Context: one part of a larger RNA
Molecule: small-subunit ribosomal RNA, 3' major domain
Organism: metagenome
Order: sequence, then C1' cells, then structure tokens
RNA sequence: UGACGGGGGCUCACACAAACGGUGGAGCAUGUGGAUCAAUUCGAAUCAACGCGAAGAACCCUACCUGGGUUUGACAUGCACGGAUGCCCUCUUGGAAACAGGAGUAAGCUGCCUUCGGGUGAAACGUGCACAGGUGCUGCAUGGCUGUCGUCAGCUCGUGCUGUGAAGUGUCGGGUUAAGUCCCUUAACGAGCGAAACCCCUGUCGCUGGUUACCAGCGGUUCGGCCGGGGACUCUAGCGAGACUGCCGGCGUUAAGCCGGAGGAGGUGGGGACGACGUCAAGUCAUCAUGGCCUUUAUGCCCAGGGUGUCACACGUGCUACAAUGGGGCGUACAGAGCGACGCGAGACCGUGAGGUGGAGCAAAUCGCAGAAAACGUCCCUCAGUUCGGAUUGGGGUCUGCAAUCCGACCCCAUGAAGUCGGAAUCGCUAGUAAUCGCGUAUCAGCCACGACGCGGUGAAUAUGUUCCUGAGCCUUGUACA
Repeated sequence: UGACGGGGGCUCACACAAACGGUGGAGCAUGUGGAUCAAUUCGAAUCAACGCGAAGAACCCUACCUGGGUUUGACAUGCACGGAUGCCCUCUUGGAAACAGGAGUAAGCUGCCUUCGGGUGAAACGUGCACAGGUGCUGCAUGGCUGUCGUCAGCUCGUGCUGUGAAGUGUCGGGUUAAGUCCCUUAACGAGCGAAACCCCUGUCGCUGGUUACCAGCGGUUCGGCCGGGGACUCUAGCGAGACUGCCGGCGUUAAGCCGGAGGAGGUGGGGACGACGUCAAGUCAUCAUGGCCUUUAUGCCCAGGGUGUCACACGUGCUACAAUGGGGCGUACAGAGCGACGCGAGACCGUGAGGUGGAGCAAAUCGCAGAAAACGUCCCUCAGUUCGGAUUGGGGUCUGCAAUCCGACCCCAUGAAGUCGGAAUCGCUAGUAAUCGCGUAUCAGCCACGACGCGGUGAAUAUGUUCCUGAGCCUUGUACA
C1' cells in the first nucleotide's frame, strides 16, 4: 500500500421488511447430470453452466458410429511432362450411393498467331512433385469478441509539498447529490478516464407537406370516405418550441442544495444505446484469426444407413392445470408493432376440420397475412375428479418434403391418466410495473416454439422502516496474510 475480520462509523441496492404472483408436489416440453450404447459428436459448471453456443438435428447441417470408397486429394498456388485428349449431352454394366468401368452423338462451349498445313500455350484434363487438408491438442502461449463485479462511483496523472524510503497529499474534513454531483474549508493547484450532457424512442404544442392516411362543413351516393371535394381534425415525417430549481415562500453558511407552492410534462419526466482503471490465468483454438505440438493411403475427403431423439433415476428452466373471479355455446366490440414476389394470397366454392380448388389484388400508409384475445351481453353447468383437467393410447385423415419407420406438425372420432394449490427451501417485481390477455417477427420446405426477441389490451397491492440476511461504496481500526 492492499487484502481480510463472526471490528467500528456513515451510506446505498427488490438486500431485508410490507404487498402481489410464482418455483419446489402433478402431467408434459426443454436443457443438464448419470446410466446405457457401435455412436448416443463437442463445448458451457456457484452467483456469471443447465429453453446456454443451437434465431429451426427426418436427409443435409454433422463434427459421432457402422459399412462402402478414395489418396496431389472436395479447395489454393507453383513446377515438370502428356497431348487436343477437354466441358456439355445421351445410353449402359456393377452398386445403397459415392464410386469404378463401357459405348455413343456430334448440336453447343473452347484463347492468340496463321500461308488454314500448322505453331503456341491460356483454361480444362491426365501423370508426377512441391504441397493442400484437419470442428485434431493446448483459451494456462495468443488476437479478437463476450460475461461478471456494475451504470457500482470510482480509477489515475502533471507540477508542488511531506517522508531516508515504500509512499502520502490532492481523492481527507463539514454539508449536499443518483453520482469523486456540487459547495465550503484546505499544502495543495490543476487535469484526464469514468458520472452527467451530447444520440435514439416516448409524453405536450406549433410550423411545413397532404397520398396510399383523414372527413368537420357542402353536394352526390349503390350507404362503403364510395365519388366530387376539403387541408380543419386524426395520422404521417421533417423542422422547431418546451424544463432551466427559471419564479414565490421557508430551511440552510450569504453557498451547494433541501422542503412546500404557482403554473406545469417538475426537479435526471419515462425508456434505450452507452460499461472507467481493473478483477475472476472467468468463457471461447468448434464463428474467425493465430504461435507451438500432432496427423498425412489418414486424425484428410466422398457416400449410404444409423446416432446427436436411448431411459431405473436426479436437478434446472418453462407450459398446462387442479376450477365457479371458472368451463362451454351463441352474439358483439376495441390494438400496436411487424412481414410479404421462389412471397402474402382476398371474395367464391368443396370439406365437421386440418385443408383443398381457384386465383382478384399487392414490391404494398393502397392489396394480403388478419378472425386480436381477455373484456362486454345472454343461456347452460352448481362444487362433483365434475360439462374441471387434458396426459396417454386406438382408429381415420391433412400438409410440407426425394423421403415423416427410427424421428415432423396439424385435424377429426374415440379414450380420458396424474392432479383438489404443493415439505424443507427458494425466485421475480416499486407503475402503465407485477399479474393477466392475445398479436407479430427472426431462424424456417416443414417443425417438435410451451423457447427467444418484440408489440400492444386490461391493469393492481405495498414500502412503518434500515435491527437483521445478501452484495456494494467511503472513512477508520486490528493483523503472525501478500
């Protein structure tokens, strides 16, 4: 100087407390451990691994296994030799394919020079050699990227001063703040990286523009902003205004600021992007790059099939429930954000349905996906393992795709399991939040999505407080630790 303490002081955080809803019990989905296996590829391991890499495992992906095949190689560059043999196309033998071989057509492609005889050698092909290749090892050799402490308020420097020196001071103290934020004091005076601000979205108003969006008034109308029209409104998307403790009162040291108030979006308005010096030899050699090592008829490459989907069990994360604030039938409203040409696909018709036929319109504020759902109205159910719950299984179908057996999703009929609110323990959340309800997108032929990331609808309760638990910051103290 740090680190540590079941030392002290001050302070903060959904850290506790208060409140609401969960997990832990059930069934299923998914990840992991373990077990199994020819293989069940690999990585991730307290928080910070476990719906994680994977934003799509039937084939492919694929790295694993079995079997078949191949050796200058699937891919790059160079050299030597060959010679016009080459590419493309058709037929064919063996085969699961890869591949190995055979036959043919001459339609097309094939540089430059040319005396049209040919020469040359680019591309391609074959043979050989240098070499390629490796998701093989080492993340404890590395770059890059990332997680975490933590959006915590810290981390440092120059000069000066103090100390023999390591170092200290500044950065301490008194206030204050979300903040090393600001003020005052002061052997310190300044400065940098952080905090804040600058950036984006959202909330109010104005100006400009008015189509594909809008429709107040006027006219028409097939009653649909549909048409004429309008430029008001909504909206759209560009520019601007607005918030600064600016104003008033009180407190405070006349300060920083705090409390209350006027007007108001109010004291950082709400949200995002943004993550200091560093810590964990944290994670990643399997995104990529890369040192070293290993491999080279194999640890490379191609193919078929299988596996990554196994299942006594254990854990994590979720979904659906156990019902009446509910379930079912019918009727009937109201979103936002997205996506669409190898696409979205309307109306119509067929089918109980998944879906099919068909194809209008639309590179989309125009057309489509698209019915929002909870809510609301009404009827049934009356507390029961039930008109709750939907697992499992049987049968029949639809769709995608070369192909749904291993191993897809969906529909219909039948079946109708566990489950009556969950032990010890444990998680989230302070407001448009929790809870609850649906919608969209990426990946994607399809989909194991109940995941992830977004979007809106409805919309609470509680916070007396900081004693305790957890983590963190500053000051101080002890130490046989570095």